[in-house]
RNA sequence: GGCGACGUAGCCAAGUGGUAAGGCAGAGGUUUGCAAAACCUUCAUUCGUGGGUUCGAAUCCCACCGUCGCCU
Repeated sequence: GGCGACGUAGCCAAGUGGUAAGGCAGAGGUUUGCAAAACCUUCAUUCGUGGGUUCGAAUCCCACCGUCGCCU
């Protein structure tokens, strides 16, 4: 230099056009003599960034940034 994959919460991770599931962690609560465990509630208005397409974009297109891999 060329090609490809990936980027979603503190961590892991689904979602492949119609306002983002789940688990762990965190916070609050119920329970308990106190805890642990269990249960309930809560936790992503910048889905890497900026544009474009569309009535509507995490999702499709373009550029850029980052990580990883392959080729030279």